[in-house]
Context: one part of a larger RNA
RNA sequence: UUGGGCGUAAAGCGAGCGCAGGCGGUUUGAUAAGUCUGAUGUGAAAGCCUUUGGCUUAACCAAAGAAGUGCAUCGGAAACUGUCAGACUUGAGUGCAGAAGAGGACAGUGGAACUCCAUGUGUAGCGGUGGAAUGCGUAGAUAUAUGGAAGAACACCAGUGGCGAAGGCGGCUGUCUGGUCUGCAACUGACGCUGAGGCUCGAAAGCAUGGGUAGCGAACAGGAUUAGAUACCCUGGUAGUCCAUGCCGUAAACGAUGAGUGCUAGGUGUUGGAGGGUUUCCGCCCUUCAGUGCCGCAGCUAACGCAUUAAGCACUCCGCCGGGGAGUACGACCGCAAGGUUGAAACUC
Numbered sequence: 001u002u003g004g005g006c007g008u009a010a011a012g013c014g015a016g017c018g019c020a021g022g023c024g025g026u027u028u029g030a031u032a033a034g035u036c037u038g039a040u041g042u043g044a045a046a047g048c049c050u051u052u053g054g055c056u057u058a059a060c061c062a063a064a065g066a067a068g069u070g071c072a073u074c075g076g077a078a079a080c081u082g083u084c085a086g087a088c089u090u091g092a093g094u095g096c097a098g099a100a101g102a103g104g105a106c107a108g109u110g111g112a113a114c115u116c117c118a119u120g121u122g123u124a125g126c127g128g129u130g131g132a133a134u135g136c137g138u139a140g141a142u143a144u145a146u147g148g149a150a151g152a153a154c155a156c157c158a159g160u161g162g163c164g165a166a167g168g169c170g171g172c173u174g175u176c177u178g179g180u181c182u183g184c185a186a187c188u189g190a191c192g193c194u195g196a197g198g199c200u201c202g203a204a205a206g207c208a209u210g211g212g213u214a215g216c217g218a219a220c221a222g223g224a225u226u227a228g229a230u231a232c233c234c235u236g237g238u239a240g241u242c243c244a245u246g247c248c249g250u251a252a253a254c255g256a257u258g259a260g261u262g263c264u265a266g267g268u269g270u271u272g273g274a275g276g277g278u279u280u281c282c283g284c285c286c287u288u289c290a291g292u293g294c295c296g297c298a299g300c301u302a303a304c305g306c307a308u309u310a311a312g313c314a315c316u317c318c319g320c321c322g323g324g325g326a327g328u329a330c331g332a333c334c335g336c337a338a339g340g341u342u343g344a345a346a347c348u349c
Stems, first nucleotide, its partner, number of pairs: 004321003007304002012318001014201004021194003025088007033081002035077008049065006091191001092188003095184005103177007110154001115149007125136002162169002206247006215241002220236004258317006266295013299306002322349003331342004
């Protein structure tokens, strides 16, 4: 390897870009490396296998043959793979005309609310809970009104709605900028897919330096509860949460489902296009492309369920796959640290 799997049993790298490698559309010609085929040589003997023979048989021994799936050389075939040369357009890309969008970066700006400050009114409570207390308040709180300050987040719209590779993205305006979709079929002419290493991005928390700090709030303090209460509840509250720059590189980073391509009943919502039909308008109907949901046949599945957004039918490439020990030890690399990545064994079931 023949010959298994990875939604939930062990198993899809968090995501992308991409060197090498692997795989690769239609067609013509050449070549003959792979491939197929013929011949020759070789493939020691013994052994194995077949047929005989010799020991009374067998084991054992002997003879002949076959086999030796291989290698080399010389011929031949040309379908497929490869290579070279030429052509093509449907894969891929470009162009032109349109479309939608919380895609990204930076700058500016708006209103509501909370808190704080000042002032006016006003007086004895406020707050909080299951009930309380700590706490705040006659040095005038809570409430209410006006003005001001500051920070953070953007109600309604809002939608199994949209965009993004993933992480993720939501007030409004501007500048810069990435990607996607539709139509046309003008251009290039296989330029493609995947991708070990590598590089880049990567929530939250955390780290470094400097700012900022309204609210919330690990730690901490107090009050309760309780047998106790290092908790749940309450009153406070520091880091942090925010910004800039640099690090960290992990998550139930989940659709627990790698990427790509083709094929395989339908029905019904919804988003963005296009083309028809009908229509005064509003709209309605049909077809089609790209997304996003639900239901459902065949098929698959241990079942649950999946079902044109497959977990169906196939192909290509990558990653990964007994339980515990253990994501541990050791080593190496990365990191300021926290730690991360790689990653065993003994033993045991």
A computed fold for a 349-nucleotide part of an RNA from Limosilactobacillus mucosae, annotated as small-subunit ribosomal RNA, central domain.
NCBI's taxonomy places the organism under Bacteria, Bacillati, Bacillota, Bacilli, Limosilactobacillus.
Model confidence (mean pLDDT): 88 of 100.